RNA sequence: CCAGAUGCCUGGGCGGCCGCGGGGUGGAAACAGCUCGAGGAAAGUCCGGGCUCCAGGGAUCGACGGUGGCGGGUAACGCCCGCCGGGGGCAACCCCAGGGACAGUGCAACAGAAAGCAGACCGCCGCACGGGCCACCUUCGGGGGGCUUGCGGCAAGGUCGAAAGGGUGCGGCAAGAGCGCACCGCGCCCCUGGCAACAGGGGUGGCAUGGUAAACCCCACCGGGAGCAAGACCGAAUAGGCGCGCCGCGUCCGGAGCGAUCCGGGCAGGCCUGAUCCGGCCGGAGCGUGCGGGUUGGUUGCUUGAGGUGCGUGGCGACAUGCACCCCAGAGGAAUGGUCGCCCAGGGGGGAAACCCCCGGACAGAACCCGGCUUACAGGGCGUCUGGCACC
RNA sequence: UGGGGUGUAGCCAAGCGGUAAGGCAGCGGUUUUUGGUACCGCCAUUCCCAGGUUCGAAUCCUGGCACCCCAGCCA
Repeated sequence: CCAGAUGCCUGGGCGGCCGCGGGGUGGAAACAGCUCGAGGAAAGUCCGGGCUCCAGGGAUCGACGGUGGCGGGUAACGCCCGCCGGGGGCAACCCCAGGGACAGUGCAACAGAAAGCAGACCGCCGCACGGGCCACCUUCGGGGGGCUUGCGGCAAGGUCGAAAGGGUGCGGCAAGAGCGCACCGCGCCCCUGGCAACAGGGGUGGCAUGGUAAACCCCACCGGGAGCAAGACCGAAUAGGCGCGCCGCGUCCGGAGCGAUCCGGGCAGGCCUGAUCCGGCCGGAGCGUGCGGGUUGGUUGCUUGAGGUGCGUGGCGACAUGCACCCCAGAGGAAUGGUCGCCCAGGGGGGAAACCCCCGGACAGAACCCGGCUUACAGGGCGUCUGGCACC
Repeated sequence: UGGGGUGUAGCCAAGCGGUAAGGCAGCGGUUUUUGGUACCGCCAUUCCCAGGUUCGAAUCCUGGCACCCCAGCCA
């Protein structure tokens, strides 16, 4: 210098004038003046929490949803860090929903002989002493050869496919084949190292048990519901009206009362729950839904928080922790803006140059608050690393 | 804020693991003197986009984009 990998930062600056929202100050008020005022994603609302309300007696099981190598971090997570295994890349580095396919069920189009307790089209081998055909040799007795047919054996080679029931080599055999052996792979057992995932080594089995679980499923673990339009207070208004559906509207005993009725208890039954068991409660009158009616006000929740910055300590790291300093939007049809000048990047034009003119500022904008993920983003800057070329 | 759904040719749409039906429109041809009708043929290779699972994805999974619908206060 070229090509690349990776971790980050920034994403206009200064000043004048006018304006907007919040909070103090002065003032009787009008008003004056001070101070603060969007983001790294405020976004998508995809995960996890705080907070608030509702529901909730316990145990076991089930249903539904989610997560899925191991260890750690954290309030928690599907996030992050470190490691292991697999894949890609010359490398830096990147990617992985990365438990289970000897619990069971299912699926694999087309092609192909065969696609799931495998199969035999071509091929290879044997038999038919006496199957058939063809030519050859002949001492005319026969001899060997080829093709074909039938019956068996085989699965090495060819063919189809994404996938054909281990791979390579040697032996072996009529031809072959884990049939035997060596190495590699795979399964099982043991030893060593490691917290573990796993790695290394030894023995053993001759290979059976192919793929798919982002197909059903199985295993382990996790999970009450709803959301600031949560919730609380104040105020205003209306008719707390009507229809429909569900429903144990039951019964016995005792007592009080003239009686309607009331009180206490038992049973049937109901609820706490999707189910069972235990336990508790009720044994009443309610529940659901629709029509109609009313209000479209105020205060609070509301911003000091798993908070930020700097320095230090522990840790490979995520992170934890100590000290000091700081307060950094709180609106509600919803503020955070407009304009002018100079500068800074960027693009275009003119000019030999100095310079001049024009255009023009990425994505996007808080709405209860945090931790993540994902997505959008013009341009600019910093650090570390890898490969190549050149020079010293 | 919460819930549900859709995206396939210019338009309407079927297909939901095995290589994209059908109709309208368009284009070409035959028939006709010409037009219409009728008949025949053609027209998707980014199935909204990106990545993944699988031998194979419009279909399954993850993320994104665009659009549509529903519910919310008092009593």

Model confidence (mean pLDDT): 77 of 100.
This is a predicted complex of two RNAs, RNase P RNA and transfer RNA, with 467 nucleotides together.
It holds a member of the Rfam family "Bacterial RNase P class A". By type it is a ribozyme.